[in-house]
Context: one part of a larger RNA
RNA sequence: CUGGGUGUAAAGGGAGCGCAGGUGGACAGGCAAGUCAAAUGUGAAAUCGAUGGGCUCAACCCAUCAAUUGCGUUUGAUACUGUUUGUCUUGAGUGGAGUAGAGGCAGGCGGAAUUCCCGGUGUAGCGGUGGAAUGCGUAGAUAUCGGGAGGAACACCAGUGGCGAAGGCGGCCUGCUGGGCUUUAACUGACACUGAGGCUCGAAAGCGUGGGUAGCAAACAGGAUUAGAUACCCUGGUAGUCCACGCCCUAAACGAUGAUUACUAGGUGUGGGUGGACUGACCCCAUCCGUGCCGGAGUUAACACAAUAAGUAAUCCACCUGGGGAGUACGACCGCAAGGUUGAAACUC
Repeated sequence: CUGGGUGUAAAGGGAGCGCAGGUGGACAGGCAAGUCAAAUGUGAAAUCGAUGGGCUCAACCCAUCAAUUGCGUUUGAUACUGUUUGUCUUGAGUGGAGUAGAGGCAGGCGGAAUUCCCGGUGUAGCGGUGGAAUGCGUAGAUAUCGGGAGGAACACCAGUGGCGAAGGCGGCCUGCUGGGCUUUAACUGACACUGAGGCUCGAAAGCGUGGGUAGCAAACAGGAUUAGAUACCCUGGUAGUCCACGCCCUAAACGAUGAUUACUAGGUGUGGGUGGACUGACCCCAUCCGUGCCGGAGUUAACACAAUAAGUAAUCCACCUGGGGAGUACGACCGCAAGGUUGAAACUC
């Protein structure tokens, strides 16, 4: 390289948008580039193969044929691919009518709780643990009642419930805004799928500048435990956690399962629509989209997957090729830095 693979053995890019590229629906006509056929030219000789012959055989040599799987030219075929012209509506999109939702951004509002401050009541303890101690408290704590300040998070509802491409999103109200689903079939008429590079988004931690800081809490301090205890437990506590703007770009970024399309038994929950039947919003029947469980065929090394496939096929992208060395070194690019991306070899088993 080919091949074989990628849920768990090595292997799906964190996610989306999308240029190039690759691939692509139905019908009819034209062309004939690919494709196929025929003819012809060429494809040096030697070599190789077949047959026959010459050295007494053989090696060796000679002759003829074949082969040289290729390329050019000409003529022809038109199923498929391509290209071009015309047409179509089922793929895709637009419009109309509905609809669910923690989808996003901004502003405002609310109650519970913790902490702190002020005041009242009240007195000797509180707190904490396996047991203690550090700590707090007669300068009046803890407890309890009233008032106030401030920050952060939103109990119940809450659900293998919902929404989002992923990361993720949860009090209430308002404004702005993205997407989905159902239904209709008016419009466009293949406008599609995928997508190397590229661009954008991307939890937490971390970084820069400025603010904020109730609780929690790396670091740090103290008390314990212990042989020791740079820990686990306890008392404190700073960055940080929060906000604005700008960076960082990584995760067990997981369904460890790329995207799209089609096909292939059933059963049972649940969320959102539509239609039918019905007196009826219920129940029932049908159907579309989502989300779970069970399960047949089939698949699988097994576990398991099983219409939300890991089944049967197709297109495109990404990735793997023994363990360690190593996601390291070097170089390059990116970053304020931390570091990230790309990514070896010697050696060794």
Small-subunit ribosomal RNA, central domain from an uncultured bacterium, 349 nucleotides, folded computationally. Its Rfam family is "Bacterial small subunit ribosomal RNA". Gene Ontology terms of the family: structural constituent of ribosome and ribosome. The RNAcentral record of the full RNA draws on ENA. The prediction has a mean pLDDT of 89.